[in-house]
């Protein structure tokens, strides 16, 4: 000097997931705003009737759904796309660069005023970088 790591602060991202009080301190709970999620009327949707084939329930949250090929030990895997989503340090447009999951109810829940219940996690990056590029705006002078 330079890499990688860990601790503190700051600042940024994903997402509802952040503040503010009372507490505890062998403890780590509760309350309240915000913000988000769920159950839950009337209207209104569903509900009827025939074939066939089957015995497979159905519903939340989440952007995370389908759809082909190819392997399987039929529980799955693995390429390739995609419906939708996210970032690019002010927004917008282009361009580029990702994401395209995982959970959980527990045979039951359409839509819903009133009510009624819940959640407020977790994960990453940066620290003079922030200038990929165009336009438009406001600011101030």
């Nucleotide at each position: 000097c330079g890499g990688c790591g860990g601790c503190c602060g700051c600042c940024g991202c994903c997402g509802a997931a952040u503040c503010g009080c009372c507490g505890a301190c062998c403890c780590u709970g509760g309350c309240g705003a915000g913000c988000c999620g769920g159950g839950g009327a009337a209207c209104c949707a569903c509900c009827u009737g025939u074939u066939c084939c089957a015995c497979c329930g159905g519903g939340g949250u989440g952007a995370a759904u389908c759809c082909g090929c190819g392997c399987c030990g039929c529980g799955g895997c693995g390429c390739g796309g995609u419906a939708g989503g996210g970032a690019u340090a002010g927004u917008u447009c282009c361009g580029u660069c990702c994401c395209g999951a995982a959970c959980c109810c527990g045979u039951c829940a359409g839509c819903u005023a009133a009510c009624c219940c819940g959640g407020u996690a977790g994960g990453c990056g940066g620290c003079c970088g922030a200038c990929g590029g165009a336009g438009g705006g406001a600011a101030c002078a």
A computed fold for a 141-nucleotide RNA from Rhizomonospora bruguierae, annotated as c-di-AMP riboswitch aptamer (ydaO/yuaA leader). Model confidence (mean pLDDT): 80 of 100. NCBI's taxonomy places the organism under Bacteria, Bacillati, Actinomycetes, Micromonosporaceae, Rhizomonospora. The sequence was found by an Rfam model in a public genome assembly. Of the family's consensus pairs, 96% are formed in the model.